[in-house]
RNA sequence: CCGUGCUAGACGGGGAGGUAGCGGUGCCCUGAACCCGCAAACCGCUAUAGCGGGGUUGAACUCCUUCCCGCGGCUACGUGAUGGUGGGGUCUGCCCCACACAAGUGGUGUUGACGACUGGGUCCCACGCAAUGAAAACGUGUGAACCCCGUCAGGCCCGGAAGGGAGCAGCGGUAAGCACGACCUUUCAUGUGCCGUGGGGGUGCCGAGUCCGAGCUAACUGUGUGGGUUACGCUCAUCAGAGCGAGUCAACGGAAGGUGCACGG
Numbered sequence: 001c002c003g004u005g006c007u008a009g010a011c012g013g014g015g016a017g018g019u020a021g022c023g024g025u026g027c028c029c030u031g032a033a034c035c036c037g038c039a040a041a042c043c044g045c046u047a048u049a050g051c052g053g054g055g056u057u058g059a060a061c062u063c064c065u066u067c068c069c070g071c072g073g074c075u076a077c078g079u080g081a082u083g084g085u086g087g088g089g090u091c092u093g094c095c096c097c098a099c100a101c102a103a104g105u106g107g108u109g110u111u112g113a114c115g116a117c118u119g120g121g122u123c124c125c126a127c128g129c130a131a132u133g134a135a136a137a138c139g140u141g142u143g144a145a146c147c148c149c150g151u152c153a154g155g156c157c158c159g160g161a162a163g164g165g166a167g168c169a170g171c172g173g174u175a176a177g178c179a180c181g182a183c184c185u186u187u188c189a190u191g192u193g194c195c196g197u198g199g200g201g202g203u204g205c206c207g208a209g210u211c212c213g214a215g216c217u218a219a220c221u222g223u224g225u226g227g228g229u230u231a232c233g234c235u236c237a238u239c240a241g242a243g244c245g246a247g248u249c250a251a252c253g254g255a256a257g258g259u260g261c262a263c264g265g
Base pairs, nucleotide, nucleotide: 001265002264003263004262005261006260009057010056011055012030013029014028015027020046021045022044023043024042034054035053036052037051038050063258064257065256066255067254068253072249073248074247075246077245078244079243082240083239084238085237086236087235088234091233093232095228096227097226098225099224100223101222103221104220105219106217107216108215115211116210117209118208120206121205122204123200124199125198126197127196128195129193130192131190132189133188134187135186136185138181139180140179141178142177148173149172150171151170156165157164158163
């Protein structure tokens, strides 16, 4: 160095979970890699960590070690953005309110702003006038069985008669009362008045006259000060799925190295 036959070993691996710990059954990832029995509130074992039985392969590209890559999993880890919940108005962004200013817009102003002076109105009181309402008077009508008037038929009474008397009904007219009317008159009243006179008052508003001679106003925008409000924004706290980063485990794959025995030539 070659050939033959054996043995160690290998015949999937990993993650989470479970466990005092290890492995398995079960779930998941990767991969394609023997068979039978046991097994989740479990089965077997003890840092030498599945147990029992059988089969194939076998010192190698196949076994072992180290390194690289990284399917996938896990982490009370870090991180900006997102969403939910709770708090904050000493948070000041949005919004609202009050006060002040007067830069812009607008309104107004030489047909005279603002201001000053004078005397008024609106307001209050008194009186008066008018109006309105009511009542009275007035006009018209109606209106008394009898206890109003006039005339009194009939009937009644007196009388010899002539005549006279009282007097009901009817008719006419009136009183009290009732109704209607309403120009004039009187009385009373008032949530009436382009009214009058006098007095008072003067915050505000309106209007007039004289003087002065160019601004005045604060409705909107804007500025300043103060106050309010958690719906949105902002901020604090907490929770949540996912992304990225970090760490960790890690299949498959790749590279390097290492590793028996016997016999014969």
Bacterial large signal recognition particle RNA from a Clostridia bacterium, 265 nucleotides, folded computationally. The coordinates come from a structure-prediction model, not an experiment, and the mean pLDDT is 77. The sequence was found by an Rfam model in a public genome assembly. The organism belongs to Clostridia, within Bacteria. Its Rfam family is "Bacterial large signal recognition particle RNA". From the family's description: The signal recognition particle (SRP) is a universally conserved ribonucleoprotein involved in the co-translational targeting of proteins to membranes. Rfam links the family to the GO terms SRP-dependent cotranslational protein targeting to membrane, signal sequence recognition and signal recognition particle, plasma membrane targeting.